[in-house]
Context: one part of a larger RNA
RNA sequence: CCAUGGCGAGGGAACUCGGCAAAUUAGCCCCGUACCUUAGGUAUAAGGGGUGCCUGAGGCUGCCCUUACGGGUUAGUCUCAGGUCGCAGUGACUAAGGGGUCCCGACUGUUUACUAAAAACAUAGGGAACCGCCAGUCCGAAAGGAUGCGCACGGUUCCUGAAUCCUGGCCAGUGGCGGUAUCUGAAACCUGGGUCCAACCGGGCCAAGGACCGCUAAACGCCGGGAGUAACUCUGACUCUCUUAAGGUAGCCAAAUGCCUUGUCGGGCAAGUUCCGACGUGCAUGAAUGGACCAACGAGGGCCCCACUGUCCCCGCCUGGAGCUCG
Numbered sequence: 001c002c003a004u005g006g007c008g009a010g011g012g013a014a015c016u017c018g019g020c021a022a023a024u025u026a027g028c029c030c031c032g033u034a035c036c037u038u039a040g041g042u043a044u045a046a047g048g049g050g051u052g053c054c055u056g057a058g059g060c061u062g063c064c065c066u067u068a069c070g071g072g073u074u075a076g077u078c079u080c081a082g083g084u085c086g087c088a089g090u091g092a093c094u095a096a097g098g099g100g101u102c103c104c105g106a107c108u109g110u111u112u113a114c115u116a117a118a119a120a121c122a123u124a125g126g127g128a129a130c131c132g133c134c135a136g137u138c139c140g141a142a143a144g145g146a147u148g149c150g151c152a153c154g155g156u157u158c159c160u161g162a163a164u165c166c167u168g169g170c171c172a173g174u175g176g177c178g179g180u181a182u183c184u185g186a187a188a189c190c191u192g193g194g195u196c197c198a199a200c201c202g203g204g205c206c207a208a209g210g211a212c213c214g215c216u217a218a219a220c221g222c223c224g225g226g227a228g229u230a231a232c233u234c235u236g237a238c239u240c241u242c243u244u245a246a247g248g249u250a251g252c253c254a255a256a257u258g259c260c261u262u263g264u265c266g267g268g269c270a271a272g273u274u275c276c277g278a279c280g281u282g283c284a285u286g287a288a289u290g291g292a293c294c295a296a297c298g299a300g301g302g303c304c305c306c307a308c309u310g311u312c313c314c315c316g317c318c319u320g321g322a323g324c325u326c327g
Stems, first nucleotide, its partner, number of pairs: 002321001005318004010313002014311001019308001027051005036041001038162001052084010062073004085089001097306007104298002109121002125160007136147004164292003168223003173220002175216005182211003189204005224242005251285001252282001263279005
C1' cells in the first nucleotide's frame, strides 16, 4: 500500500450520475396521530414520555391450610407509593430513519438457473370470434388420441387489463362474413375438325374463387388544407372555398410521447438543462393498439425537506489478515 472492523475536533451532502456506502432509528408500555380515501385503510403515520434496582402496599389468577371467617405462598400477572445508584436501566445481544410530491404498474404473485426483478408477464374484471357435440380447436400419413366420464352458466382462440367516469367519427383500402340476375372461371365429361387413330386446334357445359352488391372497426387500420371577418390592437364565435371514406370528439400534454427546446409563465434555490403547477402554436397526444382519474401496494423511476453521518472539506489513529522485507 491492499483489504476487515472500530473511533474522530469543527462543519454536515459542500462528495457524487445519484446520500452509493456508512450513520441515524429500533423492543415493550403510555399519550398522541394529518392530507387523502374504494371508508377497509393511510397508521408503528408524524411527534412526545417511560423502562434498572431496593422496600412497602393493593388487585386478579393458581396452589396449600382452615368447618367457616380467614390465613399463608417456594407460583404467575397487573397497578400504586417511597427510596436508591450511574454519563447511560429494551445498559450486552436483539431491534423501522422519517416526511412531502410526481411518473409507471391497480393490488398478492411471475420472469432472463449463470450480468436485467422491471414500467416486462400474469391477474380478477371487460370485450370479440368459432362451436349444438361423431361439434369447434389441437396432435397424427392413417388407425387413433386430447379438450372430454366435459355440452354454451361449456370449451377453444384473440384483444384489453381492479374499481370509478367514459370509450367519439370513418367500411374508401386490406381482412372477415353474407348474397349474387349477369361476367370470368381448370381438368373431367359431351361434341366438331384433324385421311382411321394419336398429338394438336375449336365449341358446349361449368365448382370453388374472383368481378359485382351488401354488412362488419373492443377487425388491420385511418381520423385535412387555404382565405376573409368584431367600433384601438390582438384574436376569430361567423362566412367563403378546395378536398376526403371520414376529417381527432370527450379528455390529456414540452408527458416514459414536443424536433425547434434549457419553449413561456409561476413555485422551490443566493444561483435549478432535472423537479412541481399552469399554458398549448400537439415536428408526431387521444379513447379496450384503450382515454382520463386513482385510495392502497412497489428491493420500480424523478425531485424536495428533516434527522443523521469520514460521502466530502482533509485527513488522522487503532485492530486482527493477506502482501512486502529479513530469516

Predicted 3D model of a 327-nucleotide part of an RNA (large-subunit ribosomal RNA, domain IV) from a soil metagenome. The full RNA is in RNAcentral, with records from MGnify. Model confidence (mean pLDDT): 85 of 100.